[in-house]
Context: one part of a larger RNA
RNA sequence: CUCUCUCUAAGGAACUCGGCAAAAUGGCCCCGUAACUUCGGGAGAAGGGGUGCCCACGCAAGUGGGUCGCAGUGAAGAGAUCCAGGCGACUGUUUACCAAAAACACAGGUCUCCGCUAAGUCGUAAGACGAUGUAUGGGGGCUGACGCCUGCCCAGUGCCGGAAGGUUAAAGAAGUUGGUCAGAGAGCAAUCUUGAAGCUAGCGACUGAAGCCCCGGUGAACGGCGGCCGUAACAAUAACGGUCCUAAGGUAGCGAAAUUCCUUGUCAGGUAAGUUCUGACCCGCACGAAAGGCGUAACGAUCUGGAUGCUGUCUCGGAGAGAGGCUCG
Numbered sequence: 001c002u003c004u005c006u007c008u009a010a011g012g013a014a015c016u017c018g019g020c021a022a023a024a025u026g027g028c029c030c031c032g033u034a035a036c037u038u039c040g041g042g043a044g045a046a047g048g049g050g051u052g053c054c055c056a057c058g059c060a061a062g063u064g065g066g067u068c069g070c071a072g073u074g075a076a077g078a079g080a081u082c083c084a085g086g087c088g089a090c091u092g093u094u095u096a097c098c099a100a101a102a103a104c105a106c107a108g109g110u111c112u113c114c115g116c117u118a119a120g121u122c123g124u125a126a127g128a129c130g131a132u133g134u135a136u137g138g139g140g141g142c143u144g145a146c147g148c149c150u151g152c153c154c155a156g157u158g159c160c161g162g163a164a165g166g167u168u169a170a171a172g173a174a175g176u177u178g179g180u181c182a183g184a185g186a187g188c189a190a191u192c193u194u195g196a197a198g199c200u201a202g203c204g205a206c207u208g209a210a211g212c213c214c215c216g217g218u219g220a221a222c223g224g225c226g227g228c229c230g231u232a233a234c235a236a237u238a239a240c241g242g243u244c245c246u247a248a249g250g251u252a253g254c255g256a257a258a259u260u261c262c263u264u265g266u267c268a269g270g271u272a273a274g275u276u277c278u279g280a281c282c283c284g285c286a287c288g289a290a291a292g293g294c295g296u297a298a299c300g301a302u303c304u305g306g307a308u309g310c311u312g313u314c315u316c317g318g319a320g321a322g323a324g325g326c327u328c329g
Stems, first nucleotide, its partner, number of pairs: 001324008010315002014313001019310001027051005036041001038145001052067006068072001080308007087300002092104002108143007120129003146295004151225003156222002158218005165213003171207002175203006183194004226244005253287001254284001265281005
């Protein structure tokens, strides 16, 4: 010097990103216990007091008396607590080996598919799961207890329904154009011309479903939810008006927020002093209603701010024990 511990005057978070770490609390009995609340909780809330041994009584709990120590759950083991806010309702689950969370799940809500040889899934198939189940069932999507609610837009995309019209495949097909070729004609011949039926190839009016176009519906389907100008008897502001565009122009609630760039916005609270925190304001760069909105008791090794207690975290160091290192032997 390093590690693991013990103690430390006065102060007590001044340390630090942050009370990280340490200290503190601690069992049992009695008293007592707030806001809030889903009336269960919150709650061991908080905050106080007691605690050994001996004698008597008592079944015990305990009561009365006595007595020792600085100290009696005499060592060890054994909640720190409170206030306010964010997020997630909760118990649970997760990155085996850097993340335990606000992520996942969840009960509940809602939409949708499926009538059973179900839908869906695995497999080339056989077959299997679903299920020895049957819509109070099974699959899929979104949301995520509970409370109050969940606005407008169907123009685009998707899905569902419709079938009049347009378009439209294979296939069929009247017809038509070639090839081949019996035969006929010409030629001495080679060959040329014509050419029925059949076979074969091409084109093909017309017939021809779903789909698409089309007509409707549908948002807890994918999604979307404006701009400019003027106006009130100070000024400011604009309930009001005009105009352009749109499918419709963001409703309730919330709002500098896990969302606010400007921004340490402004005001208030807390502090001697507060880029954090809390309450407001609203000018929402760029909240917003099941990619749910806003609340919410309880819960959380969650995150943020504050307070009491407590302390070597610090002012600022010091002393000691053990182990290692180093030096010497």
This is a predicted structure of a 329-nucleotide part of an RNA (large-subunit ribosomal RNA, domain IV) from a metagenome. The prediction has a mean pLDDT of 88. It matches the Rfam family "Bacterial large subunit ribosomal RNA". RNAcentral holds the full RNA, with entries from SILVA.